[in-house]
This record gives sequence, C1' cells and structure tokens, in this order.
RNA sequence: CGAGAGGGCUAGGAGAUCGCGGAGAGGGCGUCGCCCUCUCUGAGGAAAGUCCGGACUCCGUAGGGCAGGCCACUGGGGAAACCCCAGCGGGGGAAACCCUAGGGAAAGUGCCACAGAGAGCAGACCGCCGACGGCGUCUCACGCCGGGCAAGGGUGAAACGGUGGUGUAAGAGACCACCAGCGUUUCGGGUGACCGAAACGGCUCGGCAAACCCUGGUCGGAGCAAGGCCAAGUAGGAAGGCGCUUGAGGGCUGCCCGCCCGAGCCUUCGGGUUGGCCGCAUAGAUAGAUGAUCUCCCACGACAGGAUCCGGCUUAUCGGCCCUCUCGCCGG
RNA sequence: GGGCCCAUAGCUCAGGGGUCAGAGCAACCGCCUCAUAAGCGGUCGGUCGGAGGUUCAAAUCCUCCUGGGCCCAC
Repeated sequence: CGAGAGGGCUAGGAGAUCGCGGAGAGGGCGUCGCCCUCUCUGAGGAAAGUCCGGACUCCGUAGGGCAGGCCACUGGGGAAACCCCAGCGGGGGAAACCCUAGGGAAAGUGCCACAGAGAGCAGACCGCCGACGGCGUCUCACGCCGGGCAAGGGUGAAACGGUGGUGUAAGAGACCACCAGCGUUUCGGGUGACCGAAACGGCUCGGCAAACCCUGGUCGGAGCAAGGCCAAGUAGGAAGGCGCUUGAGGGCUGCCCGCCCGAGCCUUCGGGUUGGCCGCAUAGAUAGAUGAUCUCCCACGACAGGAUCCGGCUUAUCGGCCCUCUCGCCGG
Repeated sequence: GGGCCCAUAGCUCAGGGGUCAGAGCAACCGCCUCAUAAGCGGUCGGUCGGAGGUUCAAAUCCUCCUGGGCCCAC
C1' cells in the first nucleotide's frame, strides 16, 4: 500500500422567520371555554416484525393428572428467554474467522423412491475358477454341467472397512503388517465437554429422529382495546329452554379428577351507549404532535418515527470515525 | 398497539417427503342437432407467495421475509 475478518461510537450541524404537542407563569374576554405573551421541553438503533421472556393487571382453586407446546454438548452470565460470553465436537475457509435445531438409531416402529443382482444382518447383471464330481472324447488339449467366489467392473446419494502381502483352483480379515473406526483397561492434561498415549481384542454390525418416538428438564390462561372509576341513556324489552340444594349455570388453551361459588342462569331476537377520567411517564398523542422556507458548513444525509414498560432475537439500512487481527506485495 | 388465519392452473379448492403436479368450472376443438342449450370425448393452462436450511430428494418438514383477510370497549 492492497484484499479480507471481528468489535465499538455516531446517525447531519449552526443561524433566522413562520407554524405544531406537553408543562409552568402572567394577562384578556363574551367564563370553566377560547385568545395573547414569555420560559422550559419534544423519537430510534432499529421506535419495525409481533418471534421469545418478564414486570404489571384480571380470571376466587396459579391443586393433581392426561394431552399438548418448548428445550437438549461443557462451563459461566442472567429474573427469565429458543437469549449472551467462552470453550469442545462437526462442517466451511489459505488464514484471521464464520455456521451448527449438538442427548438417544442394540427401547420400539417406520422410510431409503428410481436405478441396481442386492439398501439390513442383503446380493449375482458383466464376470473369476474349474482343485472335487460328471458329460462330450481312444488319450491329451478344449468345451459344457453340477459346484465354488464376491476380490474386479457396472448401478446408485450411500454397497456390509482401506492399502500392501501370505494363501488359494479362483478368492475372501481366512491370516499377517500398517492405518481408520469401535470396545475394554491403564496412564497423562483439563472444573468439564473432551484431547493425547499405550496394551489387548473380535474384525467393522449403514443413513435419516428439522421421521413417529424414547430419556431428562420445563410450562395455569388471557392480555393496557388488560383492568378500574364516573357520567349518560333506553325497552328492569320479547320468546324459548333448564333449574331452585335430588344442584341449572359458573370457576378462561382442550379433557378428566378434586375443590369451591351458587338461586337464578343459558340461547336467540331487539333496543340504548360507542362519552369523560385513571392506568400514562424527564415525549405521552388519540383524525393521532417536531414541519415549511432561506443562508452557511460538510460526512451531501439511508432505513425510517413512539402508544403500558423492560431484557433479547430477527429484518431494513446512506455514510463517517476509532480499535484489534489475518494474508499478500514493497522498503528499512 | 395486541391477537388469529390464509397464499397451489384464468377462478373455486384437494393434496402432505419419491424427482410427480390433481379435480370441477372457464377457454379452445370435435361429435350430436334444422339450429342452440344440455350431454359426450379431447386439448391447453403451474417459479405450488419469496429466500434460506435439513435431506440423496421439499409443493409437503423447519426458520425468516412479503402480501391479503378477520377480531378487540359497556
């Protein structure tokens, strides 16, 4: 200097004029409603999606069970979270780094289409052999059959370890050496997941659980349009059903049990209100506020604006600044 | 602001891991008929809303995004 990776901050600024929301003060008036003046103050890193967890509120049982949902390597953080940090294993990358829904396939069931001989404890299409037995032969050679093989080729995403040899009629972990994997034991390192080494061993017993499932853990339900207060207004309306302690109805994901409330409930049709205050806040709106114009600076401004509030995740995104690391080139 | 559902042919909808796309209506062609309708036969018509992941394989399973619809007070 170039390319790349990880992290942090910021998110146009200043001035003038007019115009908006809230709070406070003062004044005016036609007086509980308007107008004027002044001061202070007024969006985000995601305010977004509504994907998770909580606070808070209500449901009088927040009791038990089933179903159902969610989580799943190790250690730590955290109120919790499918969250965050670090690490281990696996995968990608030349590396820094990135991704990971990561317990169990001998608890059981299921799937592996097509192709292929054969896809779970399988298999003979092309092939190899012809030692043994037989046939064609006078003998030999040769050919064929019974039979033997699964090492070679082919099919496929995947074929029941790999390489080299011994052996054999031809082969084959049948056997041997090395390697990979698996199991057992021991030793070393680490809190641990795991990593490394040695010895022995049968040889090697597929993949998929983001398939059903098993194991372990965890989970009342709804949501500020929750909920509470006040005011107003009609039709304390009509019909049907069930019931009044032998129990209707109700207790809010679904079902069951237990427990509790209970004398009036349930369904349909119709009518009246869709008002105000609280909840509600260092922004606190409710037809829902910060905009317009001009000048200057420069990084030439993207994505985009609260609606109960916090902790995360995901998505969109123009630029500027800073820190750390990897690789390449050049120079000292 | 919060909650719940949907997206497959021109339209209305089934489908739920096998490399496949299905039905009805519509459209077109033919038969039948004096002609039309009905009926019968045939044909056409598909990024399964988009992207990524799991898997040998995804319309189907999982995650995120986009668009559309419905509900909320006494």
Molecule: RNase P RNA; transfer RNA
Organism: Bipolaricaulia bacterium (SeqCode)